Fluoride riboswitch aptamer (crcB RNA motif) from an Acidobacteriota bacterium, 62 nucleotides, folded computationally. Its Rfam family is "Fluoride riboswitch aptamer (crcB RNA motif)". Rfam links the family to the GO terms positive regulation of gene expression and response to fluoride. Its mean pLDDT, the model's own confidence on a scale to 100, is 78.
[in-house]
RNA sequence: GCCGUCCUGGGCGAUGGAGUCCGCCCGAACCGCCGAUGACGGCUGAUGACUCCUGCGAAACG
Numbered sequence: 001g002c003c004g005u006c007c008u009g010g011g012c013g014a015u016g017g018a019g020u021c022c023g024c025c026c027g028a029a030c031c032g033c034c035g036a037u038g039a040c041g042g043c044u045g046a047u048g049a050c051u052c053c054u055g056c057g058a059a060a061c062g
Stems, first nucleotide, its partner, number of pairs: 009026005016053006032043004
């Protein structure tokens, strides 16, 4: 210096909060899609998944 394992802790999973579960990372994990790609233009969703809350959007009724 490199690899593996164990213990402990932390971080992350395209826009907020909480709980549970799952996955990933140890300076990485992560940083949506389409077209053109020099500039740029268009589109979906607050979840990694489930439930709830907040916000936003659409339709119907009162």
It was read from a public genome assembly, where an Rfam model found it. Taxonomically the source falls in Acidobacteriota (Bacteria, Pseudomonadati).